[in-house]
């Protein structure tokens, strides 16, 4: 910069598992996530925050910038994918269903 706009990103959380670290066990090698936990993944249908989006004002008028105001609603499989694994992650606001 660009792309979306019933939208985009950080941040947390529910929720997740086992590389790493810490925890048990062992004499040691090594095993245990059927260890509370650090790291870590982690939501469309959970939190809050930013931009962005529309429309409306405001400034003589464009632009830019400042303010407001809106951004709703949301049941849901089996199965797959992932060089650590697993998930409310991704496919997937799919299939279905109503």
């Nucleotide at each position: 910069g660009a792309a979306a706009a019933u939208g985009c990103u950080g941040u947390c959380u529910a929720g997740g598992g086992u590389u790493c670290c810490g925890g048990u066990u062992g004499a040691a090698a090594a095993a245990c996530g059927u260890c509370u936990g650090g790291u870590c993944c982690g939501a469309g249908a959970g939190a809050g925050a930013g931009c962005g989006u529309a429309c409306a004002g405001c400034u003589u008028a464009c632009a830019c910038g400042c303010u407001g105001u809106a951004u709703a609603c949301a049941c849901g499989g089996a199965g797959g994918g992932a060089a650590a694994a697993a998930a409310g992650c991704c496919c997937g606001g799919g299939a279905g269903a109503a």